[in-house]
Context: one part of a larger RNA
RNA sequence: CACCGCCCGUCAACUCAUCCGAGUCGGGGGUACCCGAAGUCGCUGGCCCAACCGUCUCCGACGGAGGGAGGCGCCGAAGGUAUCCUCGGUGAGGAGGAGUAAGUCGUAACAAGGUAGCCGUAGCGGAAGCUGCGGCUGGAUCACCUCCUU
Numbered sequence: 001c002a003c004c005g006c007c008c009g010u011c012a013a014c015u016c017a018u019c020c021g022a023g024u025c026g027g028g029g030g031u032a033c034c035c036g037a038a039g040u041c042g043c044u045g046g047c048c049c050a051a052c053c054g055u056c057u058c059c060g061a062c063g064g065a066g067g068g069a070g071g072c073g074c075c076g077a078a079g080g081u082a083u084c085c086u087c088g089g090u091g092a093g094g095a096g097g098a099g100u101a102a103g104u105c106g107u108a109a110c111a112a113g114g115u116a117g118c119c120g121u122a123g124c125g126g127a128a129g130c131u132g133c134g135g136c137u138g139g140a141u142c143a144c145c146u147c148c149u150u
Stems, first nucleotide, its partner, number of pairs: 003113001005110001008106002011103001013100004018095003023090012039075001041073004047068003052064005116137009
């Protein structure tokens, strides 16, 4: 590249991430309860023991102290049940968003954009939008009033 301009929305195509979603799969954590390993600690009239102590008919036996095994109890990891919180994967389908020289339908806006535009709100419509009510001038044109300048 200057109206053969600019430009809006639906629809169609492709790409990207997001949200919702019956669910489904997993990670982390909280609470309550169940079960309860190892181990520490505590208890233990039965069982076991050479060292220490005592008694005796001093060979040795018996008793005590101490220790051990076993048993019981408290705490207790892992595990289980229930429930809640949180993070992520996946999910038929649904929703809008962003982007992409030359797709479709129309033409809403920009010049009074051909119904001035815009804001709020309500209803309606393939879509831009349209209509009603209220508001604004950031409206063109014509006329008038006031003020300023020449």
Annotation: This is a predicted structure of a 150-nucleotide part of an RNA (small-subunit ribosomal RNA, 3' minor domain) from a bacterium. It was read from a public genome assembly. Model confidence (mean pLDDT): 82 of 100.